RNAcentral holds the sequence, with entries from ENA.
Predicted 3D model of a 409-nucleotide RNA (Bacterial RNase P class A) from a Desulfosalsimonadaceae bacterium.
Its mean pLDDT, the model's own confidence on a scale to 100, is 77.
The gene name in the source record is rnpB.
């Protein structure tokens, strides 16, 4: 200095004016003084808290989890490790028990998709035909002896029933899985023997499985050795088996306080001698009239708690490789709304680009430092019962570590 991997923080900042909103003083909605959004408050995906409900213990059915220690209140989370991939390295990714418990499923192509199958190939074999090769005629026909034959002898030629043997083709039985093809996948590879061809049929060497052993490690694996032809396809984000964890509802849980109207219970008083009510107060009068008044409980509205001090942060300081865990001292780091506040705007200052001066530095491109002008951006998002993770979103920027390749000293 390039090029790459891994993490950690910030995410504007003061002022001024106008305004929400909690809390204090306060009669007070008036006034002052104090407080008011995240790193994600988000999605609401996991685990607890806390509150009800259900519950003797167990089981079954469901749901979740899934190498391995280890941390935690927990966990699907973190950590430290092992393994597979993938990357030259840092380092990344991983629903990573079990198909050799048992059922399914492997499109389409192939003979077959898994334990019994065979399209072409190879290879044994019946049997028909063909060729050819031997045997095999009391057949025909020629020539020629001898003879005169009712199958005469030789010699050549044609045909030939049936019988054996080789050989091609084709089909049929039967072997085989070397090889070809087909497929994401093909019933372990090479070779050598062997064999009618073949085949773990034997063998040697490589790979894998299953079993013993030895030696590290808590362990999940690691290494070393051995003994067995055992050769078993692949799917469990298929059923399902094994381990291990789970009662259900969520702050609209839920507690307490309490109008009005109906309903309910109780005590009076009336329906006879007329309670009570309207006709603004009283009396008459006159209408209505069978129910009036107390009181008690329950529940609604509404209001008040839950509800902000906690599995709390920060510094020390011990333990642990680390998550994380003691002790110690310190600090509140203080939203707490409910048609639901945290806002607006305006000036400086920061941030970025571009443009220029002046300074140091360099051989120069160029770098720093500090000023002018002009322009530009400020993002994702926004509490609502409370924590602990995960996940997703994020303008712009600072900042540790690693790694591999340049160059100079």
């Nucleotide at each position: 200095g390039g090029c790459g991997g891994c993490g950690g923080c910030c995410g504007a900042a003061c002022g001024a004016u106008c305004g929400c909103u909690g809390g204090a003083u306060g009669a007070a909605u008036a006034a002052u003084c104090c407080g008011g959004a995240g790193g994600a408050a988000a999605g609401u995906c996991c685990g607890a808290a806390c509150a009800c409900c259900a519950a003797a213990g167990g089981g079954c059915a469901g749901g979740g989890u899934g190498c391995u220690c280890c941390a935690u209140a927990a966990c699907g989370u973190g950590g430290a490790g092992u393994c597979a991939c993938g990357g030259a390295a840092a380092c990344g990714u991983g629903a990573a028990g079990g198909c050799u418990a048992g059922u399914g499923c492997c499109a389409c192509a192939g003979a077959a998709a898994c334990a019994g199958u065979a399209c072409c190939g190879c290879c044994c074999u019946g049997c028909a035909u063909c060729u050819u090769c031997c045997g095999g005629g009391a057949u025909u026909c020629c020539g020629u002896c001898c003879c005169g034959g009712u199958u005469g002898g030789c010699g050549g030629a044609a045909c030939g029933a049936c019988g054996g043997g080789a050989g091609c083709u084709a089909u049929g039985g039967g072997g085989u899985a070397a090889g070809g093809g087909u497929g994401c996948a093909a019933c372990g590879g090479u070779g050598c023997g062997g064999u009618a061809a073949g085949a773990g049929c034997g063998c040697a060497c490589c790979a894998g499985g299953u079993c013993c052993c030895c030696g590290g490690g808590c362990g999940a694996c690691c290494g070393g050795g051995g003994a067995u032809g055992c050769u078993c396809g692949g799917u469990a984000a298929a059923c399902c088996c094994c381990a291990c964890c789970c009662g259900g509802u969520g702050c609209a849980a839920g507690a307490c306080c309490a109008a009005g109207u109906a309903g309910g219970g109780a005590a009076g008083c009336g329906u006879u001698a007329c309670a009570g009510g309207g006709c603004g107060g009283c009396c008459c009068g006159u209408c209505c009239g069978a129910g009036c008044u107390u009181c008690c409980g329950g529940g609604u509205a509404g209001g008040u708690c839950g509800c902000a001090g906690g599995a709390g942060g920060c510094a020390g300081c011990g333990g642990g490789c680390a998550a994380c865990c003691g002790c110690u001292g310190u600090c509140c780091u203080u939203a707490g709304a409910u048609g639901a506040a945290u806002g607006a705007u305006c000036g400086u200052u920061g941030c970025c680009c571009g443009u220029u001066u002046c300074a140091g530095g360099g051989a120069g491109a160029c770098c720093u430092g500090a000023g002018g002008c002009g322009g530009g951006a400020u993002a994702c998002a926004g509490a609502a019962u409370u924590c602990g993770g995960c996940u997703u979103a994020c303008a712009g920027g600072c900042u540790g570590c690693c790694g591999c390749c340049g160059g100079c000293c």